[in-house]
RNA sequence: UUCUUAUCCAGAGAGGUGGAGGGACUGGCCCUAUGAUACCUCGGCAACAGACUUUUUAAGUACUGUGCCAAUUCCAGAAGCAAUGAUUGCUUGAAGAUAAGAA
Numbered sequence: 001u002u003c004u005u006a007u008c009c010a011g012a013g014a015g016g017u018g019g020a021g022g023g024a025c026u027g028g029c030c031c032u033a034u035g036a037u038a039c040c041u042c043g044g045c046a047a048c049a050g051a052c053u054u055u056u057u058a059a060g061u062a063c064u065g066u067g068c069c070a071a072u073u074c075c076a077g078a079a080g081c082a083a084u085g086a087u088u089g090c091u092u093g094a095a096g097a098u099a100a101g102a103a
Stems, first nucleotide, its partner, number of pairs: 001103008013042005021031003025077004043069003048065003051061004073095001078092006
């Protein structure tokens, strides 16, 4: 990097450095000098895999490996269904993220 499977309406922030962008892409809409993104420290959330425990179709424990801590993956994107004046709601998918396995 690619493929397969599973999940994505729950949950969880303070301080420091630094100084202008950021929320994957496009459109929208937001966050941001009351300091974003990023990095560091500490803290926290979370059972995907390992490990351990138990009353073992399962449940529990953040010990290990990851992950995460604005907004539902922030909303939509392609197709379909229903109502509609604009538009809205619902379903499936695509794309993306994470984990585990494989090449």
The RNA shown here (SAM riboswitch aptamer (S box leader)) has 103 nucleotides and comes from Oceanobacillus profundus. Lineage of the source: Bacteria > Bacillati > Bacillota > Bacillaceae > Oceanobacillus. Of the family's consensus pairs, 97% are formed in the model.